RNAcentral holds the sequence, with entries from ENA. A computed fold for a 351-nucleotide RNA from a Pseudomonadota bacterium, annotated as Bacterial RNase P class A. The organism belongs to Pseudomonadota, within Bacteria. It matches the Rfam family "Bacterial RNase P class A". Gene Ontology terms of the family: ribonuclease P activity, tRNA processing and dimeric ribonuclease P complex. By type it is a ribozyme. It is recorded under the gene name rnpB. The model forms 96% of the base pairs in the Rfam consensus.
RNA sequence: AGUGCAGGCCGGGUGGCCGCGGGCCGUUUCGGCGGUCCGAGGAAAGUCCGGACACCGUAGGGCAGGGCGCUGGGGAAACCCCAGGCGGCGAAAGCCGACGGAAAGUGGCACAGAAAAGACACCGCCUGCCGAUCUUUGCGGACCGGCCGGCAAGGGUGAAAAGGUGGGGUAAGAGCCCACCAGCGCCGUGGCGACACGGUGGCUCGCCAAACCCCGCCCGGUGCAAGGCGAACAGGCUCCGCCAGCAGGUGGCCCGCCGAGGAGCCGGGUGCGCCGCUCGAGCCGCCGGGAGACCGGCGGCCUAGAUGGAUGGUCACCCUAGACAGAAUCCGGCUUACAGGCCUGCUACGG
Numbered sequence: 001a002g003u004g005c006a007g008g009c010c011g012g013g014u015g016g017c018c019g020c021g022g023g024c025c026g027u028u029u030c031g032g033c034g035g036u037c038c039g040a041g042g043a044a045a046g047u048c049c050g051g052a053c054a055c056c057g058u059a060g061g062g063c064a065g066g067g068c069g070c071u072g073g074g075g076a077a078a079c080c081c082c083a084g085g086c087g088g089c090g091a092a093a094g095c096c097g098a099c100g101g102a103a104a105g106u107g108g109c110a111c112a113g114a115a116a117a118g119a120c121a122c123c124g125c126c127u128g129c130c131g132a133u134c135u136u137u138g139c140g141g142a143c144c145g146g147c148c149g150g151c152a153a154g155g156g157u158g159a160a161a162a163g164g165u166g167g168g169g170u171a172a173g174a175g176c177c178c179a180c181c182a183g184c185g186c187c188g189u190g191g192c193g194a195c196a197c198g199g200u201g202g203c204u205c206g207c208c209a210a211a212c213c214c215c216g217c218c219c220g221g222u223g224c225a226a227g228g229c230g231a232a233c234a235g236g237c238u239c240c241g242c243c244a245g246c247a248g249g250u251g252g253c254c255c256g257c258c259g260a261g262g263a264g265c266c267g268g269g270u271g272c273g274c275c276g277c278u279c280g281a282g283c284c285g286c287c288g289g290g291a292g293a294c295c296g297g298c299g300g301c302c303u304a305g306a307u308g309g310a311u312g313g314u315c316a317c318c319c320u321a322g323a324c325a326g327a328a329u330c331c332g333g334c335u336u337a338c339a340g341g342c343c344u345g346c347u348a349c350g351g
Base pairs, nucleotide, nucleotide: 004346005345006344007343008342009341010340012318013317014316015315016314017313018312020039021038022037023036024035025034026033027032041324045335046334048333049332050331051330052329053223054222055221056220060255061254062253063252065219066218067217068216069215070084071083072082073081074080085099086097087096088095089094100214101213105212106211107208108207109206122155123154124151125150126149128147129146130145131144133142134141135140163181164180165179166178167177168176182204184201185200186199187198188197189196190195227275228274229273230272235266236265237264238263239262240261248258249257250256282301283300284299285298286297287296288295289294319322
C1' cells in the first nucleotide's frame, strides 16, 4: 500500500436577510409588540418485544390459551446485552444458530424407489431340486431356464436406506465375531456450570417438536383519544334491579369475587380551555471496580413540547457537492432504511 473482519464516530460548514413554535423579562389600549435564550434523529421509522405511568369493580382457583427454553453473569424487565460451551460456515480474523425432550405417546417424511421405520427384495449373490444343451467311458463339470428357500454384501432410487472403514467368518452373507471410529449408558478427573477429557460396558436405537405433545419457567385487561380539573346544561316518560343482586366488570369458559344503579325515547347544554407534558432506569467529564455487559463515587449541565400541529425559505462563499428520513406520554431494546467520509484494533498475503 491494497484485501478481508470487528468496533466506534460524523453525516455539509460559515455569514446576511425574511419567517415559525416554546420559556423568561419588559411593555400594553389585553388584540398584541419588543428583547433574549432554546428548538428533531442515529434511526425521531416499523410498532416487533419489555417496562414506567394512568385508569378499571383487587384481578383468587381450575380448564383452555399465549410467550420463552445451552450455561454463568448483567439489567427494572425483555423475542435485550456480555462472557463461555456445543453445532455449522470460513484459510484466518471472525460470523451465524427458537440451542430442553425423538429410548413417553400420536402423527408426518413430496417425487422416485422393492422398501421411508421394529420395513423390504427390482437387478443381484448362494445351497438344494427339476428340465434342456455342451462335455466326459463314467463320477462329475460348464451354461441356460424354472421352482422351493437363504441373504442384504454390490448395483439402482432418493434430501435421507436401518452405524462407517478394514479383517475374520460363511454356500452366499450379516455386529455373526474382532480392531479402530461415530453414537448411547455408567464411572473417574477438571470446570460454579453448559461441557470437555479418560476409562469401561452392552452391541446400533433414522429425520422432523417455528407438527401435536411432554417437561420447566413466566403471563389480569386497556393504552396519554390513558386519566384528571374547569366551563355549559341539569327536565320528562317507560322498563329492569336494589338482604332471592339487574345491566355490567374480571382478555375465552366455569366457579368465585365485585356491583346500586342501569337501559330506551323525547327535550336541553357543550362541541371549548387547562393539566397530564417532559428532570429522566437523563446527558457529559474524571476517578475507581470488573475479562466484559455493567456498577459505584465526585463534579458539571438542562437539551423540542406542538394540538391544524413549529424546527423553514432565500442569497453569497467554501468543500469531499450533502444519503435515509422527521418528534406527538416517556424510557430500555430489537429490526429495517442510509450517498459519502473519518478513526482504532485484528487477519492472511507481499515488501